Description:
A computed fold for a 91-nucleotide RNA from Syntrophomonas zehnderi, annotated as c-di-GMP-I riboswitch aptamer. It matches the Rfam family "c-di-GMP-I riboswitch aptamer". About the family: GEMM was predicted in a large-scale screen for bacterial structured RNA regulatory elements. Its family is annotated with cyclic-di-GMP binding in the Gene Ontology. Its mean pLDDT, the model's own confidence on a scale to 100, is 87. The model forms 100% of the base pairs in the Rfam consensus.
RNA sequence: CGCCGAUAAAGGCAAAAUUGGCUAAAGCCAAUGACGCAAAGCUACAGGGCCUUCCUUAGUUGCAGGACUAAGAUGGCAGCCAGCCGCCGAA
Numbered sequence: 001c002g003c004c005g006a007u008a009a010a011g012g013c014a015a016a017a018u019u020g021g022c023u024a025a026a027g028c029c030a031a032u033g034a035c036g037c038a039a040a041g042c043u044a045c046a047g048g049g050c051c052u053u054c055c056u057u058a059g060u061u062g063c064a065g066g067a068c069u070a071a072g073a074u075g076g077c078a079g080c081c082a083g084c085c086g087c088c089g090a091a
Base pairs, nucleotide, nucleotide: 004089005088012037013036017032018031019030020029021028022027035079041084042083043082047081048080049077050076051075055072056071057070058069059068060067061066
């Protein structure tokens, strides 16, 4: 230095759920809370994947306002893989 990762040391993050706030939704923020995590740090058009559909397009229905179905991110997810950076050091 690289791989690797302890029942080590020091510190860190915080799932579900609940409450409050934002959003059309997905989801996000804060508090409480710890399921877990060696990257659960950062990166979301220019890797893959996943979620959502205010809106747009197409279709169905309806006299019509509208309703329903499908497709599509420009909205999201990094605690899905990935990329980048990085603490510690037993075997």